[in-house]
Molecule: Lysine riboswitch aptamer
Organism: Gelria sp. Kuro-4
RNA sequence: AGGUGAGGUAGAGGCGCGGCAGGUCAAGAGUAGCCACCCGGAGCAGGGCAGCGACGAGGGGUGGGGAAAGGGGCCGCCGCCGAAGCCGGGGUGCCGCACCGGAACCCCGAGCUGGGUCGGCAGUUAAGAACUGCCGGACUGUCACCGCCGGCUUCCCCGGGCCGGCGGUGGUGAGCUAUCUCACCG
Numbered sequence: 001a002g003g004u005g006a007g008g009u010a011g012a013g014g015c016g017c018g019g020c021a022g023g024u025c026a027a028g029a030g031u032a033g034c035c036a037c038c039c040g041g042a043g044c045a046g047g048g049c050a051g052c053g054a055c056g057a058g059g060g061g062u063g064g065g066g067a068a069a070g071g072g073g074c075c076g077c078c079g080c081c082g083a084a085g086c087c088g089g090g091g092u093g094c095c096g097c098a099c100c101g102g103a104a105c106c107c108c109g110a111g112c113u114g115g116g117u118c119g120g121c122a123g124u125u126a127a128g129a130a131c132u133g134c135c136g137g138a139c140u141g142u143c144a145c146c147g148c149c150g151g152c153u154u155c156c157c158c159g160g161g162c163c164g165g166c167g168g169u170g171g172u173g174a175g176c177u178a179u180c181u182c183a184c185c186g
Stems, first nucleotide, its partner, number of pairs: 002185010014081001016080005022075004034064006043052002046099001048097002084113003087109006094102002114140002117137008141172013
């Protein structure tokens, strides 16, 4: 020189990931609460308490009137490349009140997923949008091995090494590339 291990830093994948509701648009929806009349006749809410109900519950019809939230598309901004998501555990805490259940937020996990996309099934949902999980398909990033081609390494050839391109197979992010520090091998 080179190699191995540990730690730090910076990067790459690409309709890449997530956040802000900031702007806008569609949808929610002529839906729900509410009001009037009619039908109907004892319950309403997941169970309990409370509350409401023959001065008519739930449900249905007609008319009037008429939203909103979560979620989504586009634009903009921000944080990023285990970005992030799921799952499990714990905590806070909301739904009239405890329970069941569920939403939201935070923490932990060496548990699963490299990434997007298409299709099928299931769930959440108003939804066919979107999200999530499982299965499958091709594509893609990266690494390893093999084969072929090209270039560099010496004046040439062989061999070896390095780099690049194409193809095949396989693996996947605690990965890959570059670089720094420390330790060890040498």